[in-house]
Formats: sequence, structure tokens, C1' cells
RNA sequence: CAAGGUGGACGGGCGGCCGCUCCUCGACAUAUCGAGGGGAGGAAAGUCCGAGCACCUUCGGGCAUGGGCGCCCGCUAACAGCGGGGCGGGGCAACCCGACGGAAAGUGCAACAGAAACACACCGUCCGCUUAGUCGGAUAAGGGUGAAAUGGCGAGUUAAGAGCUCACCGCCCGGCCGGUAACGGCCGGGGCAGUGCAAACCCCGCCCGGUGCAAGGCCAAAUAGGGGGGCUACGACGCAGCCCGACCAGCCCCCGGGUUGGCCGCUCGAGCCCUGCGGCAACGCAGAGCCCAGAUGGAUGGCCGCCACCAUGCUGUAGGGAGAGGAGGAAGGUCUCACGAGGCCGUAAACUCCCCUGCUGCAAGGAACAGAACUCGGCUUACAGUCCACCUUGAUCG
RNA sequence: GGCGACGUAGCCAAGUGGACUAAGGCGGAGGUCUGCAAAACCUCUAUUCGGCGGUUCGAAUCCGCCCGUCGCCUCCA
Repeated sequence: CAAGGUGGACGGGCGGCCGCUCCUCGACAUAUCGAGGGGAGGAAAGUCCGAGCACCUUCGGGCAUGGGCGCCCGCUAACAGCGGGGCGGGGCAACCCGACGGAAAGUGCAACAGAAACACACCGUCCGCUUAGUCGGAUAAGGGUGAAAUGGCGAGUUAAGAGCUCACCGCCCGGCCGGUAACGGCCGGGGCAGUGCAAACCCCGCCCGGUGCAAGGCCAAAUAGGGGGGCUACGACGCAGCCCGACCAGCCCCCGGGUUGGCCGCUCGAGCCCUGCGGCAACGCAGAGCCCAGAUGGAUGGCCGCCACCAUGCUGUAGGGAGAGGAGGAAGGUCUCACGAGGCCGUAAACUCCCCUGCUGCAAGGAACAGAACUCGGCUUACAGUCCACCUUGAUCG
Repeated sequence: GGCGACGUAGCCAAGUGGACUAAGGCGGAGGUCUGCAAAACCUCUAUUCGGCGGUUCGAAUCCGCCCGUCGCCUCCA
């Protein structure tokens, strides 16, 4: 310098004018006015997980026939998240990716093709036979079909073959060693169990009541606490099943009526930030400091100026170019010669144009994704552009 | 703001892992018939199931993430 990898930060700044909302203080009987202070994000988004909180009778206990998770260990309030590790896959590497328990418990499916997708012989190979064939048998080494064909490869054996036998590799079982474990290594044994699908039913292990701030509580105003229907102890009690327990005498639906107000919940919280210590890390502990949006037709904005950024065009300027012209050529070398010249080889430069890079000035532009609504922890998705740190590979130079 | 359901030709829709290169109806286009029409009959009308990934030999169908549409949920008595 080029091509990448990982992690992180930012995602306009300043000033002026005009506004919006909340809090505190002051004036005021209120309305309102004045002063000071706060006022969107890394995703506020999708609402996909996990919690807090509130109500459902205190949801109390159990189950799975409901839902979810799935290598191991740790972190955490919890998780489908995060960190570290294992195994598998990709990359030369840095590094990245993985819904990663079980298919030698069971059931199911595997279209078409193929002989056969649970027991199967189509071609081929080999053996036998007076019915020498449109026959009988052996065989999964070879061909063919398919996404997938009975563990791979080599040798021996055999009529031909085949784990039939043997070596190596793979698989399974057992033991020992290392590791908390997943797992890895070594040794011995078994001739080997057909393949795929569990994001098919299922099995194993673990977890889970439901509803959601329009939850819910209080105040005020207004109206007809009216009418109809259904179920009622094998019943109801806000849910999707069942059982047990406690509790209750009512419960549900429709029509009709009123209001379209206020307060709480509501923002101090598993909070932010700095330092130290422990831990590989996620994270934890201790100390010091800080207060940081609360709207409710829904505030957090609009205009102008300057600066910074991005790409484009033009002007000037500096440097570079193994780009073009100059130039098939000065100089120079060599050969021929009738000394007039000619042939061949061949090094440039000024200058002109063009290209690249830096700087300066001008011009008209551009500047992402998106916006709180009870609150946190994550995940996922969207995002113009800028910056930083570390690492890998390649080339060149020292 | 919260919760739920759905997406297959222009419209209504069946299909819920395999010859599905997606049934049927309405509509549209062309043709037959007719003197001309209507009716009837025949043919065509989805390169792919909202989009992108994944599982699988194989996806409209199963799973994940996005996009779009629709519905429900205020208070009092």
C1' cells in the first nucleotide's frame, strides 16, 4: 500500500428570532404573567421472548390430554439472552456459521424412477439340469434407478461371491486415564445393527395459571338502577382440558339510558457514571458522584445566518506519470559510395495535450433509518455517512 | 397503546408434505351455432400461492423474520 476480519464510538455544531410541554419559585381570588431548570433513540420500531407491577375468590395443590425449551459449564431477577468451552461445517488465515437430546422404544411417510425403500434378483457373474429354456438355484463384487441401496478400502478364501476370514479406518459395547461436564485419548471385545425425516406423531429431561396500564384505584357530573332471554348443584366463580381442596348463592347474554371530565397508577429505576478489587469472560462486590422526557388529539418544533461533512463541475497552483504528440526521430554508431548522397541500428530534451493526487477559490445541490406513551432485561429488523483500536493474508522497501 | 385473525388469477374460493406444470365458480378474450343477437357448447386466462430465508430428496402446506389488510378492547348506573 492492497484485500479482508473482529470490537467499539458517533450519526451534525454555534448563534439569533418566533413557538410547545413539564417542574420549582414569585406575583395574583382565578385566568394568566415573570424568572430559573429539564425535554427522544441506537434502534424510541416489530411486539418475538423474559420479568416487575395490577386485577382475576388468597389462584391453594396436582396432572398432561395444552404450550414452550433442548451439546456442557457458568452469568442473571428471569430468559429462547449473554460469556467460556466441546463437537460439526466454511475460510490460506484473522475469524465466521450451527433449532446441536433420542431413528440398534414404537407408529407413520418416502411421490416418480427402480427388481427391491423390510426382505428385494432387472442386467450381469457362477453352478446345475435329456423340457438347454420364457428353466431351477447361488450371489449384493460390478452395471442400471434414485435424494437415499445393507459400513469403506485392500488382501485372502470361494464355483462365483459376500465381514465368510484378516489388516487399517468407521460404528457399537466395556474398562482405564485426563477434564466439574459436554467430550477427548488409550486398551480390549463385538463382524456390524439397512438409509432419510422428530421445523411427522412420539420418547426422554426441564420449565410454565390467565389477562394485560384501555391492568386497576379514587372523585365529580348525568340517567329510566328499566325491559327481554338463557343456565341454575352433573352449577357458577373473567381462562384452553381434567382431578383434588377451600369458598359462594347467584351467574351470563341482548335491548334501552347517561357521560365523553379530573386525579392517582406515572416515572428514582434489576437507574446512569467514575474508580478500585475478584473473575479468561459474561458478570459480581465495595466506595464516591449524579437526577436524566412524562404528552393525553397527544409537547420535544419552525425560519435565518455562519462553520464543519459528502459527492459533482469549473478556475488557479504544486507534485507525479514506464500516457500521447514531439519522433519511426537531433546527437551518436556502422555500412555502401561515382564524395553529391543513401541504407541500417539507435539515446534524448524543450514544448503541447491528457491522466492521477494534494491544496485554494467559486457554483448549484445532498445530508440516513426513524420518533417515547406503565417500566425494565434481551432478541430481531431498518440505517446516508464518518471515526478509532486490534488482528490476518499478500506485495514492495529498509 | 394492547390483543387477535387473515393473505392462493381481476373477484369469490378448494387444496394442509409427493403426477398439484394448483380444483371449481363469477368475470374477461377467442371460436362454434345464428340472418343478427341471447342462451348453450369448446378453448385460453396463476412460470407459482404477500416477500425473504431455513428444515426436507421434495414446501401453497412445516419453522423463523419482515410487509400488508381486517377485527376487538374507554368510563358510569
Predicted 3D model of RNase P RNA and transfer RNA as a complex of 475 nucleotides. Rfam match: Bacterial RNase P class A. Gene Ontology terms of the family: ribonuclease P activity, dimeric ribonuclease P complex and tRNA processing. From the family's description: Ribonuclease P (RNase P) is a ubiquitous endoribonuclease, found in archaea, bacteria and eukarya as well as chloroplasts and mitochondria. The family's RNA type in Rfam is ribozyme.